A computed fold for a 181-nucleotide RNA from Shimazuella alba, annotated as Lysine riboswitch aptamer. It was read from a public genome assembly, where an Rfam model found it. Model confidence (mean pLDDT): 82 of 100. Of the family's consensus pairs, 96% are formed in the model. The source organism's lineage runs through Bacteria, Bacillota, Bacilli, Thermoactinomycetaceae and Shimazuella.
RNA sequence: CUGUGUAGUAGAGGUUGCGGUAAAGAAAAGUACUCAUCAGGAGGAUUGGGGUCCUGUGAUAGAUGGGGAAAGGCUUUCAUCGCCGAAGCCAGUCAUUCGCCCAUACGAAUGAUUGACUGGGGUCGUUGUCAAAUAGAUGCGACACUGUCACAAGCUUAGCUUGUGGAGUACUAUCUCACAG
Numbered sequence: 001c002u003g004u005g006u007a008g009u010a011g012a013g014g015u016u017g018c019g020g021u022a023a024a025g026a027a028a029a030g031u032a033c034u035c036a037u038c039a040g041g042a043g044g045a046u047u048g049g050g051g052u053c054c055u056g057u058g059a060u061a062g063a064u065g066g067g068g069a070a071a072g073g074c075u076u077u078c079a080u081c082g083c084c085g086a087a088g089c090c091a092g093u094c095a096u097u098c099g100c101c102c103a104u105a106c107g108a109a110u111g112a113u114u115g116a117c118u119g120g121g122g123u124c125g126u127u128g129u130c131a132a133a134u135a136g137a138u139g140c141g142a143c144a145c146u147g148u149c150a151c152a153a154g155c156u157u158a159g160c161u162u163g164u165g166g167a168g169u170a171c172u173a174u175c176u177c178a179c180a181g
Base pairs, nucleotide, nucleotide: 001181002180003179004178005177008174009173010172011171014084017083018082019081020080021079022077023076024075025074033067034066035065036064037063038062043054044053045052046105047103049102050101051100087118088117090115091114092113093112094111095110096109097108098107099106119146120145122143123142124141125140126139128138129137130136148166149165150164151163152162153161154160155159
């Protein structure tokens, strides 16, 4: 000096990169809930059991009329914060909270963690899943685009163009240590 491996650090992909927060808006929805009337006549509060409460001074469910939300999800912003396995989806484990109390049941939410998959965004399709939904997210498939590396060919050859293919545990730069020449 070069190469290989190993432990770090930094960086790039896009102006529609990713996610969070805030504000505004549409929708959720004339839904939940509540009041009155009518009809009705014994149960109701997720589920088995137990307890507690409400209920013939009329329960659950129903009809008519009056009043009438919110959360999650979505869009917009020359707002703001954190970033580049950013993050997303699936499955498992643990913890906490809520559903009147108990409960290892059931359902829902939040957080942590393990494993696999996806380089990135877009368009289209889908009798998959979630969702109130025709929004959207996501799974699957197809289509090009884009960044990166490898291979092949060519050229005006530190590089550019074309084609094919791989995956982020990657790629580029730098560097600790070890080994080899």